This is a predicted structure of a 334-nucleotide part of an RNA (large-subunit ribosomal RNA, domain IV) from Microcystis sp. LE19-8.1F. Its mean pLDDT, the model's own confidence on a scale to 100, is 88. Lineage of the source: Bacteria > Bacillati > Cyanobacteriota > Cyanophyceae > Microcystis. The RNAcentral record of the full RNA draws on ENA.
Context: one part of a larger RNA
């Protein structure tokens, strides 16, 4: 010189970079002092300022020590080591928690909470050809099974499909039951010189019609915190524009409230504001929702989070740009 791994740096101080990745800065104790928001508990160590060595006096206490006052040294006195950088808004998940041993810790899963549903006990439901057994030595405030997922405020129409649940009058419907009839045999007749060739009881065997005959299905009906699903098109107001309003055509019923370029916006870097000298990203509106929406929950929301996204303060070799000193390896030889 290369790679690791320390240290330290003029002036600048994020210009590095996809990203303050790394680093650095803060840190212990002591007074002080602390906002919005909030579920009043918290936010809270909020932030933000002071203090700290010795050496003499004196208080107070048995003492450790602390208090007041005075001196004093050094660049620095929590004099080494350990030992929070903060702040502002926002998405998402309420929180603690859990997971892809060996690339994912998360916005996923759990979760307390709502609900719907099955189950009367020899219980449902699960393992087992069964015995048994688990549920549970429980018993509806109990146990299984789906969904949602703290807390506020709410959760809106559709039951035409598909599913579960009730009905049972009708219609279709298996086996089985029935058993009109046909079919074969052939005692035995009729014809016939014979050959033959007609008709034929019971018996047996075969087939086998009408009727009867359950559950599904069809059918009538309830069910959406079940699966799910929740329109077009055309015209109207004394500038324009826009339609509160009105026709019409389909639907089971046409998206309520709340939210919206959103983790959801295709056009799209959508306008307009903010913050920047400048902002595809953030925030804050607007609504034209390519394709939000009510527990497949729907808006909001303290606190929390080795989440996630934008912005300042402070730091800082991230970087203008590099430089300088340690230590290990390297290269040869064994």
């Nucleotide at each position: 010189g290369u790679c690791g791994u320390g240290g330290c740096u003029a002036a600048g101080g994020a210009a590095c970079u996809a990203g303050g990745c790394a680093a650095a800065u803060u840190a212990a104790c002591c007074c002080u002092g602390u906002a919005a928001c909030u579920u009043c508990g918290g936010g809270a160590a909020a932030a933000g300022g002071g203090g700290u060595g010795c050496c003499c006096u004196u208080c107070a206490g048995u003492a450790a020590u602390g208090g007041a006052g005075g001196g004093u040294c050094g660049c620095a006195g929590a004099g080494a080591a350990a030992u929070g950088g903060c702040c502002c808004a926002g998405g998402c998940g309420a929180c603690u928690g859990u997971u892809u041993a060996a690339c994912a810790a998360a916005a996923a899963c759990a979760c307390a909470u709502g609900g719907c549903u099955a189950u009367g006990c020899g219980a449902a439901a699960u393992c087992g050809a069964a015995a048994g057994a688990u549920g549970a030595g429980g018993u509806a405030u109990a146990u299984g099974g789906c969904c949602u997922g703290a807390c506020a405020c709410c959760u809106g129409c559709c039951c035409g499909g598909u599913g579960c649940u009730g009905g049972a009058a009708g219609g279709u419907u298996a086996a089985g039951g029935g058993g009109g009839g046909a079919a074969g045999u052939u005692a035995g007749u009729g014809c016939g010189c014979a050959a033959g060739u007609g008709c034929g009881a019971a018996g047996c065997u075969u087939u086998g019609a009408a009727c009867u005959g359950a559950a599904g299905c069809c059918c009538c009906a309830g069910u959406a915190a079940a699966c799910g699903g929740c329109g077009g098109c055309c015209g109207u107001a004394a500038c324009u524009a826009u339609a509160a309003c009105g026709g019409u055509c389909c639907u089971a019923a046409g998206g309520u409230a709340g939210c919206g370029a959103a983790a959801u916006u295709c056009c799209u870097u959508g306008u307009c504001g903010g913050g920047u000298a400048a902002g595809u990203u953030c925030c804050g509106a607007c609504c034209u929702g390519c394709a939000c929406g009510a527990a497949u929950g729907g808006u909001g929301u303290a606190a929390c989070g080795a989440u996630c996204u934008g912005g300042g303060c402070a730091c800082u070799g991230u970087c203008u740009c590099a430089g300088c000193c340690g230590c290990g390896a390297g290269c040869u030889c064994g």